[in-house]
Description: This is a predicted structure of a 107-nucleotide RNA (Guanidine-I riboswitch aptamer) from Nitrospira sp. Of the family's consensus pairs, 100% are formed in the model.
RNA sequence: CAAAAGGAAAACUAGGGUUCCGGCUUUCUCGUAAAAGAAAGUGUCUGGGCCAAGAGUUUUCGGCCUCGCAUAACGAGGCUCCACGGAGGGAUAAAAACCCGGGAGAU
Numbered sequence: 001c002a003a004a005a006g007g008a009a010a011a012c013u014a015g016g017g018u019u020c021c022g023g024c025u026u027u028c029u030c031g032u033a034a035a036a037g038a039a040a041g042u043g044u045c046u047g048g049g050c051c052a053a054g055a056g057u058u059u060u061c062g063g064c065c066u067c068g069c070a071u072a073a074c075g076a077g078g079c080u081c082c083a084c085g086g087a088g089g090g091a092u093a094a095a096a097a098c099c100c101g102g103g104a105g106a107u
Stems, first nucleotide, its partner, number of pairs: 007061006015051002020048002022045001023042007062080007082102001084105001088100003
């Protein structure tokens, strides 16, 4: 200096914030009070719901190889590995291990 390359979907988890629900606080309405209702604020609220992994999990499909008289189809078995990583930017209400991105860089 150059090259080789890693399929798709679903469910979930680590993680993530705050549109919605709930929680909490304050104020107001009503009321003797309690209760109830409304508005604003609060994620420095463990929540419901929501977002969510290339380098997390599971499943399914797909792909490849071998064998079965074996071209196709079918069946059986096997393989589908590995993976350090910013800063910055983007989406959404918002954030993130989301997306840019198996990127830059490092090895």
The prediction has a mean pLDDT of 80.